About this RNA: Model confidence (mean pLDDT): 85 of 100. A computed fold for a 60-nucleotide RNA from a soil metagenome, annotated as nadA riboswitch.
[in-house]
RNA sequence: GGUUGCAACAUCCCCGUGGGUUGGGCGCCGUCUCCUCGGCACAGCGAAUCCACUGCAGCC
Numbered sequence: 001g002g003u004u005g006c007a008a009c010a011u012c013c014c015c016g017u018g019g020g021u022u023g024g025g026c027g028c029c030g031u032c033u034c035c036u037c038g039g040c041a042c043a044g045c046g047a048a049u050c051c052a053c054u055g056c057a058g059c060c
Base pairs, nucleotide, nucleotide: 001060002059003058004057005056006055007054013046014044016053017052018051019050020049021048022047023045025042027040028039029038030037
């Protein structure tokens, strides 16, 4: 330098940090006979995935 696995720290357990993508949730507004469609906002969304970084341990 490259690469793989992991998250100790945590007010049960799980959850390292920031950001993106997809798909959900809640609220508001508009649309629509129905079916729907569009915009904005919110957050421990116990969903997946990607990038960068922190820490631990290996491999080349």
Rfam family: nadA riboswitch. The literature on the family includes a 2020 paper in RNA by Huang et al., "Structure and ligand binding of the ADP-binding domain of the NAD(+) riboswitch". It is annotated as a small RNA. Of the family's consensus pairs, 100% are formed in the model.